[in-house]
Molecule: transfer RNA
Organism: bacterium
């Protein structure tokens, strides 16, 4: 330098173009003499910028970052 793949809660993963969901972690409540466990509830995220579309996490392009292969 070129090809391919990936970028979503603190972490790890989902998501037919139509309300972004789960696990774990965190907070509160219940349970306990207390802690732990367990149950219930809550807060928390689409790398950035354009384009297509009534509507974009999803499709297209560019940039940034990571991985892998070739030279």
């Nucleotide at each position: 330098g070129g090809g391919c793949c990936c970028g979503u809660a603190g972490u790890c993963c989902a998501a037919c173009g139509g309300u972004a969901g789960a696990a774990u972690a965190c907070u509160g409540c219940a349970u306990u003499c207390g802690c732990a466990u367990u149950g219930c509830a809550g807060a928390g995220a689409u790398a950035u910028g354009a384009g297509u579309u009534c509507a974009a996490u999803u499709c297209u392009c560019a940039u940034c970052g990571g991985g892998u292969c070739c030279a």